The RNA shown here (c-di-GMP-I riboswitch aptamer) has 102 nucleotides and comes from a Gammaproteobacteria bacterium.

[in-house]
RNA sequence: CUCAGAAAAAGGCAAACCCAUGCGCAAGCUGGGGACGCAAAGUCACCGGUCUGAAGGGCCCUUCCACACAGGAAGCAGGAACGAGAUAGCGGGACUACCAGG
Numbered sequence: 001c002u003c004a005g006a007a008a009a010a011g012g013c014a015a016a017c018c019c020a021u022g023c024g025c026a027a028g029c030u031g032g033g034g035a036c037g038c039a040a041a042g043u044c045a046c047c048g049g050u051c052u053g054a055a056g057g058g059c060c061c062u063u064c065c066a067c068a069c070a071g072g073a074a075g076c077a078g079g080a081a082c083g084a085g086a087u088a089g090c091g092g093g094a095c096u097a098c099c100a101g102g
Base pairs, nucleotide, nucleotide: 002102003101005099012038013037017033018032019031020030022029023028036089042095043094044093046092047091048090049087050086051085052084057082059079060078061075062074063073064072065071
């Protein structure tokens, strides 16, 4: 430098769940407990997937005007998810790294 995780050691992380006058609309996150698992379950939303939907923008939409059509005004009840957010323990990718082995 590269391949790679059979056995071992030192250690590391921490799903579900519980707790919090915690943060967020929510998905979810943070801290404490806990341990299903993890050899990158370390870091990064770049690509794909999945999830979320309060406010504000856009779209569909609703009401009104016009009505042959095109269109115009107002609204934000409802819908989708363009933009937005979440997930790195969904996959890919990028960067970095302990131990032991070839």